[in-house]
Notes
Predicted 3D model of a 162-nucleotide RNA (Lysine riboswitch aptamer) from a chicken gut metagenome. Model confidence (mean pLDDT): 81 of 100. The RNAcentral record of the sequence draws on MGnify. Its Rfam family is "Lysine riboswitch aptamer". Rfam links the family to the GO term lysine biosynthetic process. Of the family's consensus pairs, 98% are formed in the model.

């Protein structure tokens, strides 16, 4: 510069799909509660809120399978900043908390799999993090051994072959 690691290699995206869910919100009767409940303003009282029947009745993030695209620090992740999105009971602004994108630097990890713990999450799905167990790719040392190829210890992608 160019590769290689795996038939579960990494992320990204279209369809469909199953769940979220008979859940959130609506619409009707009852009962309570309360004066607009994080601060201004305005306005409803025939209002607004919870809770129960009873009808109806989604979505969003996340996940799965094919296919297309991008690629082999692919890609996650730990802290901190820096910009923007959302965000506290009708309506308008402000705004916390906490949440989600995007870039800077910065820690960890070769890789995927399984337990088991903890955050996340609607979840027993699934991501993520530490710990342990084998398997795998690579290099180093050592045995063996004509060689290749086996075993055993070990090391980290700023690495390894050409």
């Nucleotide at each position: 510069a160019a590769g290689a690691g795996g038939u579960c290699g990494c992320g990204g995206u279209c369809u469909u799909u199953a769940a979220g869910a008979g859940u959130a919100g609506u619409a009707a009767u009852u009962u309570a509660a309360u004066u607009a409940a994080a601060c201004a303003g305005a306005u409803a009282u025939u209002g607004u809120u919870a809770a129960a029947u009873u009808a109806u009745g989604a979505a969003a993030g996340g996940a799965a399978a094919u296919g297309c695209c991008g690629c082999c620090g692919a890609a996650g992740u730990u802290a901190a900043g820096a910009a923007g999105a959302u965000g506290a009971a009708u309506c308008u602004g402000u705004u916390a908390a906490g949440u989600c994108u995007u870039c800077u630097u910065u820690u960890c990890u070769g890789g995927g799999g399984a337990a088991u713990u903890g955050c996340a999450g609607a979840a027993u799905a699934u991501g993520u993090a530490a710990u342990u167990c084998a398997c795998u790719g690579u290099c180093g040392c050592a045995u063996u051994a004509u060689a290749a190829a086996a075993u055993g210890c070990g090391g980290a992608g700023c690495g390894c072959u050409u």